[in-house]
RNA sequence: GAGUUUGAUCCUGGCUCAGGACGAACGCUGGCGGCGUGCUUAACACAUGCAAGUCGAACGGUGACCCAUCUUCGGAUGGUGAUCAGUGGCGAACGGGUGAGUAACACGUGGGCAACCUGCCCCUAGCUCUGGGAUAACGCUUCGAAAGAGGUGCUAAUACCGGAUAUCACCUCCCUGGACAUCCAGGGUGGUUGAAAGUUUUUCGGCUAGGGAUGGGCCCGCGGCCUAUCAGCUUGUUGGUGGGGUAAUGGCCUACCAAGGCGACGACGGGUAGCCGGCCUGAGAGGGCGACCGGCCACACUGGGACUGAGACACGGCCCAGACUCCUACGGGAGGCAGCAGUGGGGAAUAUUGCGCAAUGGGCGAAAGCCUGACGCAGCAACGCCGCGUGAGGGAUGACGGCCUUCGGGUUGUAAACCUCUUUCAGCAGGGACGAAGCGAAAGUGACUGUACCUGCAGAAGAAGCGCCGGCUAACUACGUGCCAGCAGCCGCGGUAAUACGUAGGGCGCAAGCGUUGUCCGGAUUUAUUGGGCGUAAAGAGUUCGUAGGCGGUCUGUCGCGUCGGAAGUGAAAACCCGGAGCUCGACUCCGGGCCUGCUUUCGAUACGGGCAGACUUGAGUGUUGCAGGGGAGACUGGAAUUCCUGGUGUAGCGGUGGAAUGCGCAGAUAUCAGGAGGAACACCGGUGGCGAAGGCGGGUCUCUGGGCAACAACUGACGCUGAGGAACGAAAGCGUGGGGAGCGAACAGGAUUAGAUACCCUGGUAGUCCACGCUGUAAACGGUGGGCACUAGGUGUGGGGACCAUUCCACGGUCUCUGCGCCGCAGCUAACGCAUUAAGUGCCCCGCCUGGGGAGUACGGCCGCAAGGCUAAAACUCAAAGGAAUUGACGGGGGCCCGCACAAGCGGCGGAGCAUGCGGCUUAAUUCGAAGCAACGCGAAGAACCUUACCUAGGCUUGACAUGCAGGGAAAUCUGGCAGAGAUGCCAGGUCCUUCGGGGCCUUGCACAGGUGGUGCAUGGCUGUCGUCAGCUCGUGUCGUGAGAUGUUGGGUUAAGUCCCGCAACGAGCGCAACCCUCGUUCUAUGUUGCCAGCGGAUAAUGCCGGGGACUCAUAGAAGACUGCCGGGGUCAACUCGGAGGAAGGUGGGGAUGACGUCAAGUCAUCAUGCCCCUUAUGUCUAGGGCUGCACGCAUGCUACAAUGGUCGGUACAAAGGGCUGCAAUACCGUAAGGUGGAGCGAAUCCCAUCAAAGCCGUUCGUAGUUCAGAUUGCAGGCUGCAACCCGCCUGCAUGAAGCCGGAGUUGCUAGUAACCGCAGGUCAGCCAUACUGCGGUGAAUACGUUCCCGGGCCUUGUACACACCGCCCGUCACGUCAUGGGAGUUGGAAACACCUGAAGUCGGUGACUCAACCGUAAGGAGAGAGCUGCCUAGGGUGGGUCUGAUGACUGGGACGAAGUCGUAACAAGGUAGCCGUACCGGAAGGUGCGGCUGGAUCACCUCCUUU
Repeated sequence: GAGUUUGAUCCUGGCUCAGGACGAACGCUGGCGGCGUGCUUAACACAUGCAAGUCGAACGGUGACCCAUCUUCGGAUGGUGAUCAGUGGCGAACGGGUGAGUAACACGUGGGCAACCUGCCCCUAGCUCUGGGAUAACGCUUCGAAAGAGGUGCUAAUACCGGAUAUCACCUCCCUGGACAUCCAGGGUGGUUGAAAGUUUUUCGGCUAGGGAUGGGCCCGCGGCCUAUCAGCUUGUUGGUGGGGUAAUGGCCUACCAAGGCGACGACGGGUAGCCGGCCUGAGAGGGCGACCGGCCACACUGGGACUGAGACACGGCCCAGACUCCUACGGGAGGCAGCAGUGGGGAAUAUUGCGCAAUGGGCGAAAGCCUGACGCAGCAACGCCGCGUGAGGGAUGACGGCCUUCGGGUUGUAAACCUCUUUCAGCAGGGACGAAGCGAAAGUGACUGUACCUGCAGAAGAAGCGCCGGCUAACUACGUGCCAGCAGCCGCGGUAAUACGUAGGGCGCAAGCGUUGUCCGGAUUUAUUGGGCGUAAAGAGUUCGUAGGCGGUCUGUCGCGUCGGAAGUGAAAACCCGGAGCUCGACUCCGGGCCUGCUUUCGAUACGGGCAGACUUGAGUGUUGCAGGGGAGACUGGAAUUCCUGGUGUAGCGGUGGAAUGCGCAGAUAUCAGGAGGAACACCGGUGGCGAAGGCGGGUCUCUGGGCAACAACUGACGCUGAGGAACGAAAGCGUGGGGAGCGAACAGGAUUAGAUACCCUGGUAGUCCACGCUGUAAACGGUGGGCACUAGGUGUGGGGACCAUUCCACGGUCUCUGCGCCGCAGCUAACGCAUUAAGUGCCCCGCCUGGGGAGUACGGCCGCAAGGCUAAAACUCAAAGGAAUUGACGGGGGCCCGCACAAGCGGCGGAGCAUGCGGCUUAAUUCGAAGCAACGCGAAGAACCUUACCUAGGCUUGACAUGCAGGGAAAUCUGGCAGAGAUGCCAGGUCCUUCGGGGCCUUGCACAGGUGGUGCAUGGCUGUCGUCAGCUCGUGUCGUGAGAUGUUGGGUUAAGUCCCGCAACGAGCGCAACCCUCGUUCUAUGUUGCCAGCGGAUAAUGCCGGGGACUCAUAGAAGACUGCCGGGGUCAACUCGGAGGAAGGUGGGGAUGACGUCAAGUCAUCAUGCCCCUUAUGUCUAGGGCUGCACGCAUGCUACAAUGGUCGGUACAAAGGGCUGCAAUACCGUAAGGUGGAGCGAAUCCCAUCAAAGCCGUUCGUAGUUCAGAUUGCAGGCUGCAACCCGCCUGCAUGAAGCCGGAGUUGCUAGUAACCGCAGGUCAGCCAUACUGCGGUGAAUACGUUCCCGGGCCUUGUACACACCGCCCGUCACGUCAUGGGAGUUGGAAACACCUGAAGUCGGUGACUCAACCGUAAGGAGAGAGCUGCCUAGGGUGGGUCUGAUGACUGGGACGAAGUCGUAACAAGGUAGCCGUACCGGAAGGUGCGGCUGGAUCACCUCCUUU
């Protein structure tokens, strides 16, 4: 920097990614070289070989070869001397390995030792005299399997011992000088003890003393892990004195004395760990690490111990104990790879039993030299870094192939082929180093190595993979798959069109590597010193006091601790940075400089902080005088009210609720009057008023008492602020003891409500509420805001005090000021909301707290409590979020305003009956399919007997019933007749085209393909429904806001309307509204047939029938008219509204067409079109028959009725709009009728349907009945259409005459030419199941007070945990599965201590009767030493009770997660009882109730305050 919480936004906050690194591992792949690196695990066990020896110039022996002499030729002597074991010397304490232990003076850094040592090396001075006795080797011999041991005899030394000498060392004393906590240096006297070695040609060596160098030892300051769920630890402990011990200080050890020492600046305990230079990362500060290289430490099978030595408590030495392994003759012995190789084992994982001492270095030696798994090299491993190569140039028909495709092409791709070149690396051949200044008299001497390097030769020849391609993040298509298989770092992909899975093509990235995994840093300012926060996101302790600590006013002096400057020492080398140099470059190596930010010392400065000393008054406190107050404690006291008791009056109810019931009451309630008892709380005043640290405090009086404020400026003189631990106070509930108990009231009981109701409501009611004393110690203990000080605009109100002005005085008033409590508001701050002199602003000081959500304020441990419980306080596991504020919507059993046949007011229906139609269901071979709340259901279907037809059964066909192309063939095809068949079809017979001669048309065969009412309306286009003809939906610019967004569009009016007006940070605009369009209503103009007929004329039985006419109706076309235009009232001088006039029409005149942005994955793949999928002798196609019409039933929409406002019969009047040639059909005739015969007229303002109507009107009859209502059903007889009316048509006549007497709950339409009633026409159509649908006219009402309520909608506002948007979200029990975890009778390991017993080796002490060469002694013996025995200490072992910690455990507790399980509905809206906090009780569960608290509660009203005018 990015991704990820949201519909979107800002913030908080976590998770994740991109980078770098690695001693790595794993997967795929692998050409070369250089330089590095390579058991991170089992400090597990180790076969085999090697890793420390050397010196003959210390010594005695052994003694090959060689030389010399002699020789009896056997040999002897002498010399030289390889070699061998031993004595002796030096080395073996270095080098090499490992990191177990260690939290420590172990390490780092800087100091100290006047408290020390130092072999070999260097310098200085001096010395190196004289004796002695042994002993190994060796010889002989004994024991033993071996390892090995013993006896005896001989021998040498630079081995050992005695003596002499000695500046010196030590002790005592004296003197001089210096410093000091101790003492140091020099000189002198006396005393004591202590030296030596030789070899050799030189040289070399030995001893003493002093000094140096080097290496070590000890001590100290400072620095660097986690844990307080480890808070107290300690008896050699802390100090002293004496003694011992050491090279040396010291409780290091010991005896005695004292009682100290350490610790919140973290002792003691637990866990983890070698430390550092450095390495990785990072801008840095930091964080992580401590492989390789270098310094230090520790360790060497485990534990203990000492010896030798200059040096060890000793990796390749010794002793003991233990475990393990091996040998054994069973008696006893041997061993220690964490040296180099190597083996087994463990593990994801780490190499050769190589070469050489040539170089560097080490040991010994005089040297040659020997030894050296240190080291130098080689081998193995892409483990890392660096370099090189796998070819270069040309080459377009843009080849083949692959992939994609819109079928045109694109891409792979100049890539290949092909042409011309080159030859690094690898290969072959020839030549061929440096490292070698060394050593050696010389000759000579290289592991690597015939290596690097040079030259030549041939040939593009031998050499490319891995990961990724949804976003982050560079790179896209096809196919397969179909929430499967799978992917995934996070977000997330996959449910039939997957750029996310798998494969392919293509692309991107890196490249001998590429990815994955793991770990660390970074990003992460996500532990914040640099560099964060705490009103609401996580976070201020409930409050105060106060200890340690931190911080601290003004002035002066002094010190120089902090601080600042200069200098010196140190800060190893390597590393890092810069410059340079060497390998062809580079990695790598070398040289120089810087760096090493630190520590120490010293010189200087003294402002600031600090120490010390002195002073001051403003901070703080005291004092004096006043003031206000529900501040606290105790005692006393008052009235109102409730309840109870007694008595009186009085009678049937009372009480309670939404409505009731339980309850009380004729045994007299409620009501009312009087009297009494008792407890609790204090109306009005009362107030965002007062007081208190907070909790909290309210009738009155008295007593005691705390704090605050003002004024004054007398006193003290910084006495201050904060405050870890600590202490005190601390609502309600709760607990203990004892009282008290009126009312209220958890639990409980009853009654209701309810599906249930462990609740809400009601009636009762116990703890409790009250008092005293004690405990508890928590609350939404909240201003969700720690305390203190200072600074930074104002306005206004209110409580307390003071001063001044004004007033004669008082009171009122005004100004100023101090101190509280509120509101508004600027700058500033804030993510926003908001805060704003009472800060959440600007600063300083101190404390507390936070670091994703859940698990969890839980478990365990500890402390407190009588208990309830409180305080402190995790982890495993799990999620990618959880949150805050604000925005837009949606929603609310929130609010306001408004509208609508929404309600109301009315009229008529539906729901009951019969039938029709549609749907469901059932049935069926099939009852084809679709439509599903409104917005499916007389819908698609404006016509299912066949057809339609998609369904079923049966029978056929397969390039097909239909289209196009290609190739081949054919004869025509169509047609006619016959036969079979249900038909399709098949068979037989007959028979025949056009032509411009190219062919067309036709049939057939084959290939491409056709075809599909098969699937997906959730892949789509188009069309449609719906909200809704509702008034809304947006944009540009500007402005506001970090932003989503807001403004405009809100507000005040008004309208049918976002219609218009006014106002306004908005100004404009668009789609909608309205208007423009059609139609009806009035008038006018023009025209006048098929329409019309007033006037004129003619004719008729009659008729616009005719001549004519244009007046009228009407038709066609056009025009006018209506605009709140005029008057008046209201209104903001407005929009508009009300009333009126005129007018055919009046405020959109009626009706229609017209449907904004969008919503419903709404409907339709079966109108059509269409992607993909599926079928292809069938899911295509043809045919016949059947079905779509089936019927216990349910629903929807209608028709007809139930009758007298009617039925029946007779007479009689008036429409509009339509349709008509496969048609409408008149007059006429036949039939009761349906209809038939027949056909004038008419493609229609002419004729016909159609005398055009019916209700109506005038009369007749019926008389309230299942009827002269109603017409279902059924029978018979007919008619019509049609190939055909059986399933399954319509109509007519006669007969039959069912249910039904106005319809429960509920529900629907309609506001005027409307409802209601009445008929007519049309489309579809052969006919028709039409009572449907679409139109047309006729007759023609009632009612609307009004907007409280139901439904729907619009606007504003409010709440929200909703955004798939309340059909939302979401809580808890129960059931099932998985996982981690707590408890748990216990069981079983580990660790470190403690007590007691035992106690190896060993030092030290005691003893030392036994033993002993050196000295003394003639000897005996002595001195001295040792063995043995023994004491203290002590490793290990044993026993015991505890502590800490791990594993496991029947059962059990909660937790997390899981697909669509069960029960309820707690929360989010007033969530339907506001929610939440603490506490107590209760309940399947969410939860309920009581008490106190909070607002993080909606709504309404009131009060107060504020703002504006």
The RNA shown here (small-subunit ribosomal RNA) has 1509 nucleotides and comes from an uncultured bacterium. Model confidence (mean pLDDT): 84 of 100.